[in-house]
């Protein structure tokens, strides 16, 4: 970078800096914002996508176990993520983000 599979109406904010626009993108609306948004840095904390734990259950094997793999629940100090409004919201598009797994 492109395709590929899931999930975007649950939850979770304080500080420090910096200064003028944000809420991806087009039209409309409708919010946030010098009482400092956006966006950076920290330090909290939110969930459970991977990993890892534990428990049940299956497959495989089998005289029973063990491994191993596959669901399910539960727990999580580890990689991502997220932490105003449903992705703000309606309609559009080569839609877009995040996570997995490969190439």
């Nucleotide at each position: 970078u492109a395709a590929c599979c899931a999930u975007c109406c649950c939850g979770a904010g304080c500080g420090g800096c910096c200064g003028a626009g944000a809420g991806a993108u087009c039209u409309g609306g409708c919010u946030c914002a010098g009482u400092g948004a956006c966006g950076c840095c920290g330090c909290a904390g939110c969930a459970a996508c991977c990993a890892c734990c534990u428990a049940u259950g299956g497959a495989u094997g089998a005289c029973a176990c063990a491994c191993u793999c596959c669901a399910u629940a539960g727990g999580c100090c580890g990689g991502u993520g997220c932490u105003a409004c449903c992705g703000c919201c309606a309609g559009g598009a080569c839609c877009g983000a995040u996570g997995g797994a490969g190439a």
This is a predicted structure of a 103-nucleotide RNA (SAM riboswitch aptamer (S box leader)) from Arthrobacter sp. S41. The organism belongs to Arthrobacter, within Bacteria. The sequence was found by an Rfam model in a public genome assembly.